[in-house]
RNA sequence: AUCACCCACGCGGGAGAGACCGUCCGCGGCGGCGCGGGCGGCGCCGAAGGGGCAAAUCCUCCCCGGAACCUCUCAGGCAGAAGGACCGCGUGGGCAGG
Repeated sequence: AUCACCCACGCGGGAGAGACCGUCCGCGGCGGCGCGGGCGGCGCCGAAGGGGCAAAUCCUCCCCGGAACCUCUCAGGCAGAAGGACCGCGUGGGCAGG
């Protein structure tokens, strides 16, 4: 000094599952109803976050550790919006070995 790698930010892509039922409030309407929000109920999704675990792993044994888009669904979500693991590009910073 630079690449891999790590972090932050920006842009793009980004799935799944009831726009369900009841009730209340606001708005529109002559009315039937429509839209938005709150609460309750049942059903469901998993890719923010969170929880859980095996093998490999040491000369042998035991203990501890031991990942995830696997699993649990606490949280979150089930029209749209927002969010969204992860992927690509860019900028800035950090950084071993060589």